[in-house]
Molecule: transfer RNA
Organism: Candidatus Pacebacteria bacterium CG_4_10_14_3_um_filter_34_15
RNA sequence: GCUCCUGUAGUUAAAUGGAUAUAACAAGUGCCUCCUAAGCGCUAGUUCCAAGUUCGAUUCUCGGCGGGGGCA
Numbered sequence: 001g002c003u004c005c006u007g008u009a010g011u012u013a014a015a016u017g018g019a020u021a022u023a024a025c026a027a028g029u030g031c032c033u034c035c036u037a038a039g040c041g042c043u044a045g046u047u048c049c050a051a052g053u054u055c056g057a058u059u060c061u062c063g064g065c066g067g068g069g070g071c072a
Base pairs, nucleotide, nucleotide: 001071002070003069004068005067006066007065010025011024012023013022018055027043028042029041030040031039048064049063051061052060
């Protein structure tokens, strides 16, 4: 340099055109406990950036950026 895959919460993932984007772990908080852990409940937190298609985009298309693989 060319090409393929990939980017969603602090982390790991789900949602492949339609509702308030979902769950687990982690965090905060409450109950329980003499205290801690465990257990139970609650809360906050996310679509890499920009454009396009569409009534509607996490999803489809294009460009950029980041990560990974292959070729040179």